Context: one part of a larger RNA
RNA sequence: GAGUAACGAUAAGGGGUGUGAAAACCACCCCCGCCGAAAACCCAAGGUUUCCUGUUCGAUGCUAAUCAGAGCAGGGUGAGUCGGCCCCUAAGGCGAGGCAGAAAUGCGUAGUCGAUGGGAAACAGGUUAAUAUUCCUGUACCUGAUAUUGCUGCGAUGGAGUGACGGAGAAGGCUAGGCCAGCCUGGUGAUGGUUAUCCAGGUUUAAGGUAGUAGGCUGAGGACUUAGGUAAAUCCGGGUCCUUAAGGCUGAGAGCUGAUGACGACGAACUAAGGUUCGGAAGUGGUUGAUGCCCGGCUUCCAGGAAAAACUUCUAAGCUUCAGGCAAUAUGAGACCGUACCCCAAACCGACACAGGUGGGUAGGUAGAGAAUACCAAGGCGCUU
Repeated sequence: GAGUAACGAUAAGGGGUGUGAAAACCACCCCCGCCGAAAACCCAAGGUUUCCUGUUCGAUGCUAAUCAGAGCAGGGUGAGUCGGCCCCUAAGGCGAGGCAGAAAUGCGUAGUCGAUGGGAAACAGGUUAAUAUUCCUGUACCUGAUAUUGCUGCGAUGGAGUGACGGAGAAGGCUAGGCCAGCCUGGUGAUGGUUAUCCAGGUUUAAGGUAGUAGGCUGAGGACUUAGGUAAAUCCGGGUCCUUAAGGCUGAGAGCUGAUGACGACGAACUAAGGUUCGGAAGUGGUUGAUGCCCGGCUUCCAGGAAAAACUUCUAAGCUUCAGGCAAUAUGAGACCGUACCCCAAACCGACACAGGUGGGUAGGUAGAGAAUACCAAGGCGCUU
C1' cells in the first nucleotide's frame, strides 16, 4: 500500500424463550423464504470412525461461537435366507508336459484362475442415543446330514435336453400408484355469510400357503425300427404303424388364507418435559392407470445376436438281500468375512468445508403430450461474516 481488495453462487431472513463470561450465527417455538426428476430418499465405487453420547474452545472453521465433519474420553456395526466366500464359466491371465530361443524369456496343450454374467431359500410389524430383511414378536422358506417307515435298478469327469440370450414394432390383460365417493373421529368460524351439497385428519396391512385365471407354447399316448449323437442307451435325433381330441408345459393378476394378528386418527395416566405405559374408531366401493408385471412372450427384420455349472434324463465300467435312488415323518446343522457413517457430496476425485466431475434404483399433487415448465407434498434447506 491499507483497515483497502476479499470473506466462494443475490434461496432471505424476522421475532420470542433458553443456555452462557459473552449470542446476528448454538438449542427450542412461531412467522417468512428456497429446492422438490431434487438442493429428497436408498445402493455401488471411493473414503475409513467422519456415526452416537459426554466434555473442551489453544489451533482448525475465511467473522464470532456456548456450535462443529475440530480436540479429549466413552460407546456403537449382531444374518442359513442381503452381499461376499462357495459352485460355474467370458474377455483375459497363469500354465505340467511341449515348441521356439545363446540366455533372459516368448508362445501354448491338458489344466487352473478370473465377474462386470449364470447358480437354493424371508417377509410384515416393533425396538436403540447410535444396528437392523441381521435383535425381538408373528408368520414362512431352502439345502446338506442322520434315523425310521414304505416303495425301488442304481450308477459319470461321458451322451441328450434345458440353462440360452439381437434390433425394431404392436396389441391385449393386469398391478403399483393416483383421484373421487362412502365410512369413522373431531371442528363450527375475532370480518357480511357459513349445522352444510361445510371444514380437517384417517381409511394401512407383507412374504408364504391354497388353487391355476387373462394369456403364451406344444397335438397327445403307445408299439416297432434305426449307417446319427466318438463306446452304450429304455434318452435325443431319423423312419413306420396303431389309438385318440384334449393332454401336457408355462403364466401375471385376482379370490380365500396369513390376520380373533399387527398398524391405526385420537384419547388416558405418569413424567427427569426428552418421552414412557395403556386403551383404540372406521379400515369399504368406484374410477383412472404406468416407462413396472404377464413378456426370457408375440409379430417382424438381417447385420443372425456368450459360455459353463446347477437342473432333467440316458446308459458305460461297476455294484446287485448291500450300497444307491424316490417319498413321507422326525432329530439335529447351516461356519467364516462385510454390515457404523457420507455417497451429485463440507466425509469420494479436484492442494481448500473449492459455483467443477461422479455409475445404478425410487418417481406424489394441480395445469401439461411430457421425467419440459410453473407452483406445491413427503422430505430437506436459507448456501459460516
Molecule: large-subunit ribosomal RNA, domain III
Organism: Aliikangiella coralliicola